[in-house]
RNA sequence: ACUGAAAAGGGCAAACCUCGCGAAAGCUAGGGGCGCAAAAUUACCGGUCUAAGGAAGCAAGGAUUCUAUGACAGCGGAAUUACCAGAU
Numbered sequence: 001a002c003u004g005a006a007a008a009g010g011g012c013a014a015a016c017c018u019c020g021c022g023a024a025a026g027c028u029a030g031g032g033g034c035g036c037a038a039a040a041u042u043a044c045c046g047g048u049c050u051a052a053g054g055a056a057g058c059a060a061g062g063a064u065u066c067u068a069u070g071a072c073a074g075c076g077g078a079a080u081u082a083c084c085a086g087a088u
Base pairs, nucleotide, nucleotide: 001088002086003085004084011036012035016031017030018029020027021026034074040080041079042078044077045076046075047072048071049070053067054066055065056064
C1' cells in the first nucleotide's frame, strides 16, 4: 500500500428512559445497547427533517401553503485523518 476472512486488544453507541437547552427538527450530559471496520472529522454535492422569522393568504386575525439562515456525518457521494489484525 491493500484487505476486514478469522481471531484478539480495545473503540463507538440506535430505540427507549432521566436532567437541561431549543419554536421545532434536533442537541449536551447520565443510563441503555440496536447495530457499526471509519457509526472519526467536514454540510462541499445530492437527499431528508423542521418552519421561529419572512412571504403568500384574509378586511384583520387564525387555519393552510411556500421558504433555511436551523438541523441530520448512524441516508448516499466527496474530501481529510486514524487504531488493531493479516486470508495479500
Predicted 3D model of an 88-nucleotide RNA (c-di-GMP-I-GGC riboswitch aptamer) from a Gammaproteobacteria bacterium.
The sequence was found by an Rfam model in a public genome assembly.
The coordinates come from a structure-prediction model, not an experiment, and the mean pLDDT is 89.
Of the family's consensus pairs, 95% are formed in the model.
The source organism's lineage runs through Bacteria, Pseudomonadati, Pseudomonadota and Gammaproteobacteria.